[in-house]
RNA sequence: GCCGUCCUAGCUCAGUGGUAGAGCAAUUGUUUUGUAAACAAUAGGUCCUGGGUUCAAAUCCCAGGGACGGCU
Numbered sequence: 001g002c003c004g005u006c007c008u009a010g011c012u013c014a015g016u017g018g019u020a021g022a023g024c025a026a027u028u029g030u031u032u033u034g035u036a037a038a039c040a041a042u043a044g045g046u047c048c049u050g051g052g053u054u055c056a057a058a059u060c061c062c063a064g065g066g067a068c069g070g071c072u
Stems, first nucleotide, its partner, number of pairs: 001071007010024004018055001026042005048064005
């Protein structure tokens, strides 16, 4: 330098155009003499950035940034 994959909650990841979710973690409560476990509930997101298409974009298109891999 060229090619490909990826970027969504604190972490690991779903979500293939119509109000963003799960597991774990966190907080609160129940239970217990207490802790853990279990159970219930709550909170947590400018979906990497900017622009475009569309009635409507995490999702499609373009540019940029970043991570990883391959080729030279």
A computed fold for a 72-nucleotide RNA from candidate division WWE3 bacterium CG08_land_8_20_14_0_20_40_13, annotated as transfer RNA. It was read from a public genome assembly. Its mean pLDDT, the model's own confidence on a scale to 100, is 82. Rfam family: tRNA. The family's RNA type in Rfam is transfer RNA.